[in-house]
RNA sequence: GCCCUUGUAGUUCAAUUGGAUAGAACGCAUCCCUCCUAAGGAUGAGAUUGUAGGUUCAAAUCCUAUCAAGGGCG
Numbered sequence: 001g002c003c004c005u006u007g008u009a010g011u012u013c014a015a016u017u018g019g020a021u022a023g024a025a026c027g028c029a030u031c032c033c034u035c036c037u038a039a040g041g042a043u044g045a046g047a048u049u050g051u052a053g054g055u056u057c058a059a060a061u062c063c064u065a066u067c068a069a070g071g072g073c074g
Stems, first nucleotide, its partner, number of pairs: 001073007010026004019057001028044005050066005
């Protein structure tokens, strides 16, 4: 220098291959229970999907550029 893969909540992962409000587990907060803690139960907050554009009625998904991590070739 060229090519490939990955990037989604604090963490680990989904999203049926473009369609209705992006979900789950753990974690976190509040409440119940308990003498207290843990365990258990209820409720809630938390993501503009790495970033910036484009296509489309509609994009996490398709296209382009770019950033980060990993890998391959020279």
Molecule: transfer RNA
Organism: Candidatus Pacearchaeota archaeon